Predicted 3D model of a 1452-nucleotide RNA (small-subunit ribosomal RNA) from an uncultured bacterium. It matches the Rfam family "Bacterial small subunit ribosomal RNA". Its mean pLDDT, the model's own confidence on a scale to 100, is 85. The RNAcentral record of the sequence draws on ENA and SILVA.
RNA sequence: GGACGAACGCUGGCGGCGUGCCUAACACAUGCAAGUCGAGCGGGAGAUAAGAGGAAGCUUGCGAAUCUUAUCUUUAGCGGCGGACGGGUGAGUAACGCGUGGGCAAUCUGCCCCUGGGUGGGGGAUAACACCGGGAAACUGGUGCUAAUACCGCAUAAGCUUUUGUUGCCGCAUGGUGACAGAAGGAAAGGAGCAAUUCGCCGAGGGAUGAGCCCGCGUCUGAUUAGCUAGUUGGUAGGGUAACGGCCUACCAAGGCGACGAUCAGUAGCCGGCCUGAGAGGGUGGACGGCCACACUGGAACUGAGACACGGUCCAGACUCCUACGGGAGGCAGCAGUGGGGAAUAUUGCGCAAUGGGGGAAACCCUGACGCAGCGACGCCGCGUGAGCGAAGAAGGCCUUUGGGUUGUAAAGCUCUGUUCUAAGGGACGAAGGAAGUGACGGUACCUUAGGAGGAAGCCCCGGCUAACUACGUGCCAGCAGCCGCGGUAAUACGUAGGGGGCGAGCGUUGUCCGGAAUUACUGGGCGUAAAGCGCGUGUAGGCGGAUAAUUAAGUCAGAUGUGAAAGACCGGGGCCCAACUUCGGGGUUGCAUCUGAAACUGGUUAUCUUGAGGGCAGGAGAGGAAAGUGGAAUUCCUGGUGUAGCGGUGAAAUGCGUAGAUAUCAGGAGGAACACCAGUGGCGAAGGCGGCUUUCUGGACUGACCCUGACGCUGAGACGCGAAAGCAUGGGGAGCAAACAGGAUUAGAUACCCUGGUAGUCCAUGCUGUAAACGAUGGGCACUAGGUGUGGGAGGUAUCGACCCCUUCCGUGCCGCAGCAAACGCAAUAAGUGCCCCGCCUGGGGAGUACGGUCGCAAGGCUGAAACUCAAAGGAAUUGACGGGGGCCCGCACAAGCGGUGGAGCAUGUGGUUUAAUUCGAUGCAACGCGAAGAACCUUACCAGGGCUUGACAUCCACAGAACCUUUAUGAAAGUAGAGGGUGCCCUUAUAGGGAGCUGUGAGACAGGUGGUGCAUGGUUGUCGUCAGCUCGUGUCGUGAGAUGUUGGGUUAAGUCCCGCAACGAGCGCAACCCCUGUGGUUAGUUGCUAACAGGAGAGCUGAGCACUCUAGCCAGACUGCCAGUGACAAACUGGAGGAAGGUGGGGAUGACGUCAAAUCAUCAUGCCCUUUAUGUCCUGGGCUACACACGUGCUACAAUGGCCAGUACAGAGGGUAGCGAACCCGCGAGGGGGAGCCAAUCCCAGAAAGCUGGUCCCAGUUCGGAUUGCAGGCUGCAACUCGCCUGCAUGAAGUCGGAAUCGCUAGUAAUCACCGGUCAGCACACGGUGGUGAAUGCGUUCCCGGGCCUUGUACACACCGCCCGUCACACCACGAAAGUUGGCAACACCCGAAGCCGGUGGGCUAACCGCAAGGAGGCAGCCGUCGAAGGUGGGGUCAGCGAUUGGGGU
Repeated sequence: GGACGAACGCUGGCGGCGUGCCUAACACAUGCAAGUCGAGCGGGAGAUAAGAGGAAGCUUGCGAAUCUUAUCUUUAGCGGCGGACGGGUGAGUAACGCGUGGGCAAUCUGCCCCUGGGUGGGGGAUAACACCGGGAAACUGGUGCUAAUACCGCAUAAGCUUUUGUUGCCGCAUGGUGACAGAAGGAAAGGAGCAAUUCGCCGAGGGAUGAGCCCGCGUCUGAUUAGCUAGUUGGUAGGGUAACGGCCUACCAAGGCGACGAUCAGUAGCCGGCCUGAGAGGGUGGACGGCCACACUGGAACUGAGACACGGUCCAGACUCCUACGGGAGGCAGCAGUGGGGAAUAUUGCGCAAUGGGGGAAACCCUGACGCAGCGACGCCGCGUGAGCGAAGAAGGCCUUUGGGUUGUAAAGCUCUGUUCUAAGGGACGAAGGAAGUGACGGUACCUUAGGAGGAAGCCCCGGCUAACUACGUGCCAGCAGCCGCGGUAAUACGUAGGGGGCGAGCGUUGUCCGGAAUUACUGGGCGUAAAGCGCGUGUAGGCGGAUAAUUAAGUCAGAUGUGAAAGACCGGGGCCCAACUUCGGGGUUGCAUCUGAAACUGGUUAUCUUGAGGGCAGGAGAGGAAAGUGGAAUUCCUGGUGUAGCGGUGAAAUGCGUAGAUAUCAGGAGGAACACCAGUGGCGAAGGCGGCUUUCUGGACUGACCCUGACGCUGAGACGCGAAAGCAUGGGGAGCAAACAGGAUUAGAUACCCUGGUAGUCCAUGCUGUAAACGAUGGGCACUAGGUGUGGGAGGUAUCGACCCCUUCCGUGCCGCAGCAAACGCAAUAAGUGCCCCGCCUGGGGAGUACGGUCGCAAGGCUGAAACUCAAAGGAAUUGACGGGGGCCCGCACAAGCGGUGGAGCAUGUGGUUUAAUUCGAUGCAACGCGAAGAACCUUACCAGGGCUUGACAUCCACAGAACCUUUAUGAAAGUAGAGGGUGCCCUUAUAGGGAGCUGUGAGACAGGUGGUGCAUGGUUGUCGUCAGCUCGUGUCGUGAGAUGUUGGGUUAAGUCCCGCAACGAGCGCAACCCCUGUGGUUAGUUGCUAACAGGAGAGCUGAGCACUCUAGCCAGACUGCCAGUGACAAACUGGAGGAAGGUGGGGAUGACGUCAAAUCAUCAUGCCCUUUAUGUCCUGGGCUACACACGUGCUACAAUGGCCAGUACAGAGGGUAGCGAACCCGCGAGGGGGAGCCAAUCCCAGAAAGCUGGUCCCAGUUCGGAUUGCAGGCUGCAACUCGCCUGCAUGAAGUCGGAAUCGCUAGUAAUCACCGGUCAGCACACGGUGGUGAAUGCGUUCCCGGGCCUUGUACACACCGCCCGUCACACCACGAAAGUUGGCAACACCCGAAGCCGGUGGGCUAACCGCAAGGAGGCAGCCGUCGAAGGUGGGGUCAGCGAUUGGGGU
C1' cells in the first nucleotide's frame, strides 16, 4: 500500500446491486419446510337427479325415514410413484477424501428415448369395516366380511440365464465378442373412454443420465514420533456382492511397509476460485459452482433402481417433555424464531406470478427450493447537501512586531436552478405455446405538474517517517505514543482554541493475510573477523562424473488429438440514465493423457581408448607410527671423607634447613623423569601431534623413466575409526615439578599474586572419557588466472677437477605484490580471484548450549536441543577524539637542589556553621573564602521591627489652583500631619481679562516602580585550561563513507620557529614582530631642574651668570646570529669567541587563536518571559549586615642577640594636593591644637624615608623578647562614635621559646627584608595598587608527583576513566523447570457382559395359496441356540494437559 462474511468509537441524506452466527456440530417453545394419484382398489361421508318406498297429515295426489340406480364432491385404509432430489452444516476425515488424467475384458442404472416381441388361464388371503376386548395415553389383541395395477401357482416364450459340443474374429494377461446345435430354467395388470384410442404392465436389445470400483501423479506440521504390521502380505478353495478384491472363512507359505520418512502425534473438509505479489510465490477456501462427509451420540439392518436413509425403522446412551408410575413421546447442522455463548451477524414477512422440482391422463395439488419484500453504511457503485455574482475585504473569533495578518467570496445581500425532498396526476416491462386467463414485488420503477435553498457533514491528523502551525493551559503532573520518542515553566509531540492538511456518508482504531522483506534467497542470500566449516580421517546409500563410435528414446524438443465444467479473471460488444451489477462472443487456461516425429545434450545398452585414477620398476628425504634395548649431563636421596656457622629465600623479610655438623666440596651408590648444543616462519603426519642413540616391524608422501589395468573417479547423510590436556577405573612407579592443603609474608582484608613445604596428578600397562581459541577462527576435489624473493626434498641441462655457481622443472613451506574480490580489515597460484561437483552449517540479542525427552558414559559429563518471557538492539570493520598504574620525544618553580613561609600562638579579615526579629544578597575544587566591597556608626542598605503614603520617591500626557519661594506655630522619634503670615517675577497680548515657558500643590486615569524569580531563555563583561602552540580553510589527491593528506617524517626552536623531504600547493586565526616602560649613546631644548668655570655672598645654586654635567622629554642611533671558528646535511640551527652599554626573545608590560567548563554575573548595566501593584513599590526612626560553643582560608605581629631599647647620623623613587595639601612659629609628654606663609605645583606642602652606619645598654630569661587583653585619662572626624571608628598617654602585661600530618611562593636586581606613596574616604587599611632601598642561595638532572604539547598503540569509553561495567546480597513483580502427589482428557490393549440386527444352526411349536385322493411334504413364521457385535464394566500400561507445600536457576 492493498484486502476483509469483520468488530469497536464518533458521525450519518437518498438509491441500486450484493452480503449478513467466523463463537456453542450448544439446547430448542411455536408455525411451516413432501407429498400426490379416486383414470389401481374396496369401503365411508355428503350433494343432486331418477325410480322404489310410503310414517304423520290430507287423501286425486303430495310427502319424511329407508332402499335401488346414475352423476358429482370428498378421502381414513389397501395399492403405486415420490420421501436417496431439492435445502442445511463442516463435526469427523491426512484418506483414492479431493484435484487431474486414465481403466472396468470386474459393474449396476427407476423415471426418459429408440427397436422389435408379449400381455393366456386360474387361486388364496388381508387392511379398511363390523362386533367383543386391553390401555391414562401411545397404541393394540381376538373373531368375522371384502377389493385391487397388493400376493401366489400354471401355461406360452426369446436374440434372456445356466450348461455341453463345434467354430470365426479380436485383445496387454485373466479373457472378450459372434455363429450353429442340444438340454434345463424362466414373464405379465389392468385403468379411462361409446369408440377410435390412450395411459399403464411383462421380458429382450440399444441409447442417454446417474452411480459403484480400480490405478498413475499431486495434496499441512513435528524425527525431542524410527521402526510398524497377524487378516498382517501372498497363494488355494469356498462364501459374499451389481461388481474386482482378505471384503469374509478355512488351510498353506512368511511375507508386506519404512530416512524418497512407515508408524505415531498435532492440525485440517478438498477444489474451481478469492486476496496479495512484477513474477515466482505466500495466505485463504465466507457467498456462488463441483465433489465428499454428517443429521442428538454410538451401533444396525429393512425397503428400494438407488439409502445403511436430516423431517423412515430397530437397539443402546445422554438430555427434554407427558403419565393414572404400568408406560410412552421427541431430535431446526430446513425457513423464520427463542434462550445461551460471544467483540459480533437479520423477519416467528408476502407469493407460488416467474424459474425449477414431486405426483397426476389432466384439471390441479404440494414446494420456507425459488421469486420478492423487511432489518444492518457490512461491502461495492452512483447522486446530493446547492449554483453564479458579491470587498465596506463587515461583525465576531484567533494571532500580532499593535502597523497589521488570517478565517475570507467565506457570510450577509442580489440573481438563479430543482438532482434529492413534499404533494397531486398518469403508470409499466417482467406473461410464455394458436388464443384467452394468470403479477407476490407494486400503485413499485418511470413520466408530468406544483411548492420551496428549503430537510441533508462529518471523521482523523498537523515533531520526523508523512501533507498540514500558532496561541493559551499544564509543569516528568495530567497525559500521548506505530517506531524513534514527547512532558521536569517559553511543549508546532499532552489538553483546549484559532488556523491548516487528508478523506468524505463516511472517517479513524483494533484484528487477520499478502506486500515492501533479496528478512528462508527456485527465480534470488550467505559461512576468515558480523550468525554460520563437523576436531580429523576411512567409507555405505545418494548426488555428480574423462575421450571415441554405434544403438535406444526415459529425460528433452516439435507437431497433432482429447481433456483442462460452468461461474470468475482478461479483451471486444450489448442491457439497466451512468456505474456497480448483468449478458453475449472471443482468446486464454503455463497442466495431464494419448499418438506421431527429431536425436544435439543428459540417462540406458554395446564396443573401443588413455589423458583422470591405480599398479609394477629404480631411487633418495624425513622428531611419521609401534616394540625392545642402550647412553651421558643434570636434579634429588643414601653412605663415607674434608670442613664450620650459617644456608636458603625476597622488593624487603619470615616460615624452612643447620652445632644431632647443614650449605659448600670430593668419592661411591640408588632411583625416576626429560633428552642441552645440533635447531632453522626446517622436516614428517589426516588431525591431535612427533625431538638422545641403536635394532626390528610398519604407514604415507616425493622424484625419474618406461611398462601394465582401462574411468576402476570426486564427495559423502547415516556408520566406523583416530582424537591435546584435564579427569575416571585397576595394578605398578614416583627423581623433579605441582592443583588441593599447611605455614610465612603482602594487604583494610588477601580463601590471590611472592616465599618455604607438600598430596593427588604428571610416568608405565590395560580400559574408559571424546572435549579445547581441536584456529589459518578459512570443509574436500578438479581446472584456470602477472610477477618477484627466501627456504626444504628430488630430477635434468650447462659447465667443471668437483652437483661451487648458473638455468629449467616437480612436490612442499614462507614473505612481498598486479588483476580480481571484499563492508572494511585484508586475501591474492598454499585465494577470501574465476568456474564446476559434493557435504556440513547460519537466519536479531538475551533466556541458552539451558530445560524436558532420547541416547552414550562407572562418574564427571558428552551429543541431540527448545519454549515462555524480555529487549531495540546485540554485532563487524574502520574513523575522529578522549582515556591508559601503554610506549617514544619534549616542555613548565612540575619534581629535584635551595631560600623563606603557611599549618601551632595572639590579633585582623573573609567563609562555613550556629544563633537571631534580621544577622540582606551573590561567589563554592584548582578557577569561592583581605572575593563583588577603591573602605556597613546614620546614609550606603538591598535585611528586620515599628510609624506613614497609594498616580506614588522618579518619567510622559490632561485638568484646576498657585509663580517660584520665604518666615513661622502646634504635634511627633522622624517621616509626616494640621495651620498662620509674607510674596509676585519672565515672554506674548486688545496691556483688564487671557495665553505660554518653568516650578509647586491638588485630582482622574493611562502608567510609574520592583536589588522580586529565572545566568539552565539572553546580550554584554569576566574567570579558566593558557601566552599552552596550537586551531582551521580553499583547491587538488586518496577513501563507498566517517575521514585522511596538508599539520605526518628527518633535524631545529621559546614557538605549526625555521630548514630539508614529501600528493600536495597555497592561505587564514594564533607564535614572533610592530606599541609602552627600562638599560647605552647622540641631538634638540634649559625653568620650577643642574652648578664645572667666573663674580657676589655669613649660610642655602641663595644671586649674577652659564646649559658643560645630572636631570627632564621629544627625536634619532644601536642588536641583525651581522662577523669569526667548530658542529650539522653544503640547510635551518646550535656551541664557543670577538667587538659592544646590551647577544642570540637584553629585562618587564600590554596583547589571550578555534574552543572547553549549560563556569560566574538578571545585585554594575541591558533584556525575553513569569510574578507583584493601599505592595515584593516608596518615605522615616531605631536595629541588623560588627552576633559566637566551633571549623577552614588569607594575612599582620611575634616567639628574639644577624635581636630589643636609647642616642647620633646618611641615602630614594613614585605619587597626591583648592570644600585640598597646609610650611615657619607657639602650646601640649603625645594624639593634637593655635597659626596661617606658600602652592592649581620639576617652584609650595604632604615629607621625618626605613632597614643601614656610629656609639651605648641588655646577656638567653617568658626576658629591657612579645605585645594581646583590660582599666583610667585624653585627641580627631562627624547631626551623632552605646551597640559599632581611628589615634595618644599612663597603667596592665595573655598566648607564644620556630610549630604534627600536610602544604605554599620563588631561578636575579628574583626570593627575603626595609620603609614610602596612592585610590577609596568626613573619619576609619595588618587589605589592595604602586614605588624605591638593602640584597642572597640553588638548579646534579628528568626516574618519580602535578599540568601540558607532538607521534604511536590498545579500548567494550563518546555526558568521553569522576567513563564503562561484573557477580553476590536486600526488596518487588513476571514467566519457566523440578517436586511427595493429585485431577482430567485421548488413543490403544486384555478380559467380562452382550442390545438391536444380519448370517448360520435347530426341533417336539404354528402355518392360506404349490404338490398329494389322503396321510403328509415343499416352503414360510414364531421360538431357541451359535458367530460377529455398539454401549457398559474390570485391569495394567501409554500419552497429553491442569494443579501442587517446597525448591532451582532466569528476566525486568